The RNA shown here (c-di-GMP-I riboswitch aptamer) has 83 nucleotides and comes from Domibacillus indicus.
The model forms 100% of the base pairs in the Rfam consensus.
The coordinates come from a structure-prediction model, not an experiment, and the mean pLDDT is 89.
[in-house]
This record gives sequence, structure tokens and C1' cells, in this order.
RNA sequence: UUUUGUAAAAGGCAAACUCGCUGAAAAGUGGGGACGCAAAGCUUCAGGCCUAACGGGAAACCUACGGCGGCUGGGCCGCCAGC
Repeated sequence: UUUUGUAAAAGGCAAACUCGCUGAAAAGUGGGGACGCAAAGCUUCAGGCCUAACGGGAAACCUACGGCGGCUGGGCCGCCAGC
């Protein structure tokens, strides 16, 4: 350095739920809280999914410029140990 993640060691993150705030919503964010995670660290490049304010439509509905990295893949960075 590549690769692997069985044990160990030091740690890390934080689902659901809940309270506050932001938002049209999806969702995000701060506190509490732990379902779990060897990348559950970062990143919308690709796919997929969610929402539908604006816009379109007689209506049913359609639509991302909004969002999800703890949906999958990719890219970048990283602790310890083994081969």
C1' cells in the first nucleotide's frame, strides 16, 4: 500500500419515539433517547424512492427547480488488527 473484518483495544455515530425550531410538504436541525451501524464519515455522479409549493389541467391527476447518503451503486477521506 492492496485486501479482509473473526476476536481484541481505543473510541465514534445514532433508528423509532418525543420536545423545540425551520419548511407548503417530503424532510432538515437542536435536546432527550438507542434500533442498530466496520465507514450509519463526506459527496446527488448514476439509478431508485418521497413530497407537490410554484406551474399545467374542467376534474382525476401531472410535474422538482425541493428532499432521502440509515435505498443501491460510484467517488473521496479514515481507527485498529489479521493475511